[in-house]
Context: one part of a larger RNA
RNA sequence: UCCAGUUUAGGGAAUUCGGCAAAUUAGUCCUGUAUCUUUGGUAGAAGGGAUGCCUGUAUUCUUUAACCGGAAUGCAGGUCGCAGUGACAAGGAGGAGGCGACUGUUUACCAAAAACAUAGGAGACUGCUAAUCAGAAAUGAUUUGUACAGUCUCUGAGGCCUGCCCAGUGCCGGUAUGUUAAGUCUGGUUUCAACCAGAUGAAGCUCCGGUAAACGGCGGCGGUAACUCUGACCGUCGUAAAGUAGCGUAAUCCCUUGCCGAUUAAAUGUCGGCCCGCUUGAAUGGCUUAACGAUCUCCUCACUGUCCCAAACUGGAACCCAGUGAACAUGCUGUGUGGUGAAUAGGCCACAGACCUUCAAUGGGAAGCGAAGACCCCGUAGAGCUUUGCUGUAGUCUGGUGCUGUGUUAUAGUUAUGAAUGCAGAGCGUAGGUAGGAGUCAUCGAUGCUUUUCUUUCGGGAAAAGCGGAGACGACCAUGGAACACUACCCUUUCUUAACUGUAACACUCACCGUGACAGCGGAACAACUCCAGAUAGACAGCUCGGCUGGGGCGGUACACCCUUGACAGAAAAUCAAGGGUGCCCAAAGGUCAGCUCAUUCCGGUCAGAAAUCGGAAGUAGAGUGUAAACGCAAAAGCUGGCUUGACUGGAUUCUGCAUAAUAAGGAAUCCAGCUGCGAAAGCAUGGGUUAGCGAUACAUCAGUUACUCUUAAUGGGUGCUGGUGGUAUCAGAAAAGCUACCUCGGGGAUAAUGGAGUCGUGGCCUCUGAGAGUUCACAUCGACGAGGCGCAUUGCUUCUCCGCUGUCGGCUCCCCCCCUCCUGGCUGUGCAGUAGCAGCCAAGGGUGCAGGUGUCCACUGAUCAAAGGGGGACGUUAGCUGGGUUCAGAACGUCGUGAGACAGUUCGGUCGUUAUCUAUUGAAGGUGUGGAAUAUCUGAGAAGAAGGAAGGAUGAGUACGAAAGGAACGUCCUUCCGUGGCCACUGGUGUACCAGUUGUUUACGCAUAGCUGGGUAGCUACGCCAUAGCAAAUAACCGCUGAAAGCAUCUAAGCGGGAAGUUGCCUUCAAAAAUAGAUAUUCAUUCGCAUUACUGCCUGGUAGCAGGCGGAUAUGCGACGAGGGCUCCCAUAGACGAUGGGUUUGAUGGGACAGUUGUGUAAGUGCCAAGACUCUGUCGAGGCAUUCAGCAUACUGUUUCCAAUCGCCCGAGAGA
Repeated sequence: UCCAGUUUAGGGAAUUCGGCAAAUUAGUCCUGUAUCUUUGGUAGAAGGGAUGCCUGUAUUCUUUAACCGGAAUGCAGGUCGCAGUGACAAGGAGGAGGCGACUGUUUACCAAAAACAUAGGAGACUGCUAAUCAGAAAUGAUUUGUACAGUCUCUGAGGCCUGCCCAGUGCCGGUAUGUUAAGUCUGGUUUCAACCAGAUGAAGCUCCGGUAAACGGCGGCGGUAACUCUGACCGUCGUAAAGUAGCGUAAUCCCUUGCCGAUUAAAUGUCGGCCCGCUUGAAUGGCUUAACGAUCUCCUCACUGUCCCAAACUGGAACCCAGUGAACAUGCUGUGUGGUGAAUAGGCCACAGACCUUCAAUGGGAAGCGAAGACCCCGUAGAGCUUUGCUGUAGUCUGGUGCUGUGUUAUAGUUAUGAAUGCAGAGCGUAGGUAGGAGUCAUCGAUGCUUUUCUUUCGGGAAAAGCGGAGACGACCAUGGAACACUACCCUUUCUUAACUGUAACACUCACCGUGACAGCGGAACAACUCCAGAUAGACAGCUCGGCUGGGGCGGUACACCCUUGACAGAAAAUCAAGGGUGCCCAAAGGUCAGCUCAUUCCGGUCAGAAAUCGGAAGUAGAGUGUAAACGCAAAAGCUGGCUUGACUGGAUUCUGCAUAAUAAGGAAUCCAGCUGCGAAAGCAUGGGUUAGCGAUACAUCAGUUACUCUUAAUGGGUGCUGGUGGUAUCAGAAAAGCUACCUCGGGGAUAAUGGAGUCGUGGCCUCUGAGAGUUCACAUCGACGAGGCGCAUUGCUUCUCCGCUGUCGGCUCCCCCCCUCCUGGCUGUGCAGUAGCAGCCAAGGGUGCAGGUGUCCACUGAUCAAAGGGGGACGUUAGCUGGGUUCAGAACGUCGUGAGACAGUUCGGUCGUUAUCUAUUGAAGGUGUGGAAUAUCUGAGAAGAAGGAAGGAUGAGUACGAAAGGAACGUCCUUCCGUGGCCACUGGUGUACCAGUUGUUUACGCAUAGCUGGGUAGCUACGCCAUAGCAAAUAACCGCUGAAAGCAUCUAAGCGGGAAGUUGCCUUCAAAAAUAGAUAUUCAUUCGCAUUACUGCCUGGUAGCAGGCGGAUAUGCGACGAGGGCUCCCAUAGACGAUGGGUUUGAUGGGACAGUUGUGUAAGUGCCAAGACUCUGUCGAGGCAUUCAGCAUACUGUUUCCAAUCGCCCGAGAGA
C1' cells in the first nucleotide's frame, strides 16, 4: 500500500453522473393510520407505547389410574442495568412524475427493461374429404375436436373513446367489351409437312364496384374589429381527404437552458401551467387510471467516513526465512537536455551528467505486453436480410388432353334443302345482280274486301283462312346510272328441316372417390391424378449492385470527342486547372462557271427623323463565314446569278486515332480505273474554308450476289459473301437494385476519424498611420478606413508518420513550465486635490477558493474573497482511479424509406486485462577506489526549499488634502487565514493490552463481528498544541548628481548615487565518489616462523661433468602477532530484509517476581436484609447493604541477578622514509 472488517469528535450528501457504498430500520403485542380507489385495496401506511428477571395468584387446554408434570393467557407486587426481540436473526420511511395494468418471460457468458407474454378487444379464413400446417407421395398434426370450434393477424386489464379519406398499393366481388397461351376450326401455301393468316378461346391484366381495428394518408396564400395585438369573419388556390376528440417543449421540440409559476441562497434538473406540435394524435390505438415494479426521473425525513479531512485498530496478502515451483515476454541492449531525422531518439550530433552490484517500493517512459484494427477505405472477397433489382423454381389459379361412359333439352358453327328478304333521289312504286325474254298467270278461282300471323325504312311487303266471281301483270310511256311480266344462275340478310362438330344445362350409372363388417348408401363422369399451356409467385434459390474522386459518401462527370489558355518559342505534356463547344444542320448552306465587294464614316437628296431606300467619296477587312474557339480567306474561302448532283461506284497508299514496340472503329489527304457535272479551255468536283457532329462480335432485318447445298421441267428454301439499317454516352461496347449497428475474411497508413508535423487563411496578440470623439486639444482616455508583423492555443487546409493496434471527451489525483499579470511588490502619466479610479512600465516569489443545475469543457447563477488570471506539458496525466457522455449487440419515440433499415435527433440499459525485464524516480544495503590500517570529529564545491505568503483591526488621525461631503500615507502594535516544520502536557479519536455489565448455547473450556454494550493505559494521531524575523549586496522599471560630444541643454558618452514580494547571501536539510576523491585528533604497524621457488654469492669435495653445505633474494602458500571490526547471543528510542542504536555476568538489556502509577469501579466468601411463599425448630427467594477506593489488570516508572544474554567463530595493515 492492497483485500476483508471494526470504531470515530464537530458537521451531515457539502461527495458524486447518481446517496454508489455504508449506516439507519427491524421480531412480537397493544394503539393508531392520510390521500386515492376498480370498495378488493392502499396498509406493516405514517406515528406512538410495551418487552428482562424474581415472587405470588387466576383462567383455559393437555398428560396420567394417580402423583410428578407440560402449554397458553392474564392480574398483583418486587427488583437490577447505559441498554431486557440486551447476542444471533430481523422492513429505512414518505411525497411527485414517465412507462408498462397486474403474477410471469428474455439475450446460459457485458442489456431483466419501457422489450416478449397475458386476460380483454377486433378483423380475416373455415361446414369437416374444412381452413391452416408438415411431406415427393402414402400419410400425418390440428382431432378421434365440428363455428360457444379451429387457424391466422393486429391491439393489449379496467374506464371514456376510437374522427375524415377507397385517389395509390393490397384484398374481395363483378365483368358487356378489349388483350390473350396451348388446343381446335377455317383459309393460304406445301407432294406431304414445316410455315403464314384469320377465327374461336380460360384465368390473369384492362374495366366497374366494395373494403381502412387492410398497407397507409389526413394543405396553402391573402385580407379583416374604433390604441395595439389577435382574428369569430371574408376571399382565393387546391386535395382521395384537408388531423376531429384528446394530449402537448413530451421516452416525440431542432431553435431550447422556450415563457410563467413552484421547489433551491443559487436548478441546462423536477413538478404544475401556456402552445409558434422543426416532425402529437386515435387498436401502427388516443387520453386517463387504483394496485403492482431488483424499472427510469425529481424531492423530503431519518441515517451515516460519500465528503470537509482524515485517524487508529483487527485478520489476510505484501516483506523475511524454509520447501516446492509456473506463465506472459525476449534481435542486441538500456542516462539527461538541446538538435537532427519517415516531421515525439536510451542507441545519430553536441553538451552535461555518470564508481560497481543488489533489495523494497512507485508506475513517468520504453510511441510497454496482450489481439495480422471491430472504426475508415480498398477487394470486379464473402455472408445474412429486404424489395416494384436480374433470372428462375416450388406452390396456387386457370384452359386443354388422358383416365372418360349413357341420354335429353337448348344453343352456336359448317354443309345441304326449302322458303323468304333487298326502300338514296327521280319514278305509278320497296328497281339486289347477271343472262334469256314477248308474253305470263287465271273457274284447279283473277282484281277486290274482311280477319289473323310474320316482317318493316311504318309507306308497305309476304303468307294463311273466309267472302267474292273475271280479269290481272308485262311490253308501250315516263323516270332513272340500271326497267320491271315470266324463267335460269347467283349475292346480302333471315327462317325451316336434316347431318356433323362444338358449347351450356339437366338426368343417369359403370369407371373413379368417400363411407360401411357384407349387403348397401352418398358423390359422380365432376373431383383427384398425369401431361401440355398461360397467369401469379422474395415462400425459396442463384447472381449483381460501375469508375474517377485532395478519404469515402452526397454533388459533379474532368468517362467519347472539338477549340483556346495553362505549355516554359522542336514534338509531347497533368490536375474535380481557367474559358467554351459537340452527339447536328443544309437538296442547298453541295459542285462548277461567271459576276460583285464588306463593316463603318462623311457629303448630297421628297415625305424620311440619329437610323429605311437612292447618288457620290473614303474605307486591308475594323464585315461576313450555318454552328464554339483558333487559324484562314477580298477579281475570295464572303455576296449574287446560270447550269447541275462528284453528297457517285470499285481499288490502293499515307497520315491521324495511338509523342507507342504493336492495335480497332472513326476521320483526313493523295493516287488509279469507271461514270458524270460545270466550263471556251486550262481545269475543278470522292460534300460543306479547316479542325467536333461518333460505335465491335453475335443477333435481327433489307438490298445485292459469276459461291455451296436440297428439290425440280421451271421455281423456291437454306448456308455463305458484299453493302445498308437497328447500339452499346461506363462511348475498344457485361444482361444487373438496396440494407447490414448481427456481421465475416483478406489487405491498406497507397486512404479518413484522435494525436504529432507543416502552413496561418480563420481565431488570438502586438505595432504603424491618425479621420474623428474627448467644451478647447489627435495621442489622460477611446480610436474609423487602411498597412505591417508575432506566434500557435481556436478552426481550417495538406495527408508526411502510425491500421501484424500510440486507448477517444469530461471529472478526480499529482507535478513542472510560460507570461501576453487577476491579486500582492516597485514605478510613470492622468481630463491624478484627497478617497476611489483609468492607462502604461518593471516584475512569474507566493496565491488564485466554495457551492446550484448540466456527462459536460465552456457558459449561466449564489454567497464570499486581496484576487477568485490566461495558457502549455501526446487538447499533461486510463500498465494512476472513474466511465456520466461519445462509439457494438437489446428496446422505444419523432422523422425518412414500399422494405430490410437509417438519423453530429432523442431516450432507458449495457465486461475498463496486465505477477514491472530495462530506464526513470523515491528509499535501503553490500563492495571497490581515495598510495599502510583503523576509531572519532569536521570543512563544504555542489544540490534542494517558499519557508514563508496574504489579509483584518488599532494607532498615526478625523490629521495631511478638500468649499463641503468626505478622507489618506511613512512608521509602530495586535490578531486571523493559507502554507510549512515539529509535538502529545491539555481537548478529542482509536486503543482485538485491560476492567465492568449482559444475551444465546455448552457439563465445562469456549464460540457467537472483540457476541453485544459502557469505560479506557501506553503508543499512534487531529478536530488539539508549539514554532514560523527581517537585514545586507547587486539590480529592473523609474528618480537623480556632475557632465561633454553639440560654448546651450542633457541622468550618460567618462564618473557617482537612490530604487521591487523579484535575484544573491544570512536560515533549514543533504553533501568527500568534489577522480581536484579534502581536513584535524588519536590508536596500531613498519614483525616472526615453515614449505616450495626464478636468479645468485661464498665454502668444501672431485681430473671433469658435478655433488654437499651456509647465505642473499623474487614470487606463492600456510601459520603467529595485531589497533580495531564483524558474526553468534539478549533487545528497542530502530526496523520490509540489510542497516541504525543499546546490552552481553566488571551486567538491570529483555523476561519473571515485588512495589508504585494508571485503568476499571467495589471481587469471591461470610454476615445481615429483601417482595413474599412454604411442609413455618426452619427452608426457598430476583436483588440489596457491610466486609471494600475492594478485587482484577497493567505496553508506563522503579527495585531485584530468579531466568536468558552461553560456548565460540571470522576478518584485519605489516607500504615508504
Molecule: large-subunit ribosomal RNA, half B
Organism: marine sediment metagenome